[in-house]
Annotation
Predicted 3D model of a 107-nucleotide RNA (SAM riboswitch aptamer (S box leader)) from Clostridium luticellarii. NCBI's taxonomy places the organism under Bacteria, Bacillati, Bacillota, Clostridiaceae, Clostridium. The RNAcentral record of the sequence draws on Rfam.
RNA sequence: UUCUUAUCGAGAGAGGCAGAGGGACUGGCCCUAUGAUGCCCGGCAACCUGAAUAAAUUUUAUAUUCAACGGUGCUAAUUCCAGCAGGCAUACCCUGAGAGAUGAGAA
Numbered sequence: 001u002u003c004u005u006a007u008c009g010a011g012a013g014a015g016g017c018a019g020a021g022g023g024a025c026u027g028g029c030c031c032u033a034u035g036a037u038g039c040c041c042g043g044c045a046a047c048c049u050g051a052a053u054a055a056a057u058u059u060u061a062u063a064u065u066c067a068a069c070g071g072u073g074c075u076a077a078u079u080c081c082a083g084c085a086g087g088c089a090u091a092c093c094c095u096g097a098g099a100g101a102u103g104a105g106a107a
Stems, first nucleotide, its partner, number of pairs: 001107008013041001015040003021031003025083004042075003047071002049067006056060001079099001084096004
């Protein structure tokens, strides 16, 4: 980088350093010197992970509950909203896809 698969309406700091930009892309709409982005610490969650239980099978995978030392991830707004298609009464709204993000596996 590509492919497969699962999830994306919940949760998370009046901390330290630093100092202007940031929210993937485009259009909106927002956040930002009452300090963005980034780093550190803290925190959240529970994908990987560990334990227990259950019915099968016996290679193992599944479900539920609990844990969180470790590998990631996340810590403004639903993945901030829309971007394509459809439904609907134009609008609003709804559904699905696409795109994107993250985990796990594979090449």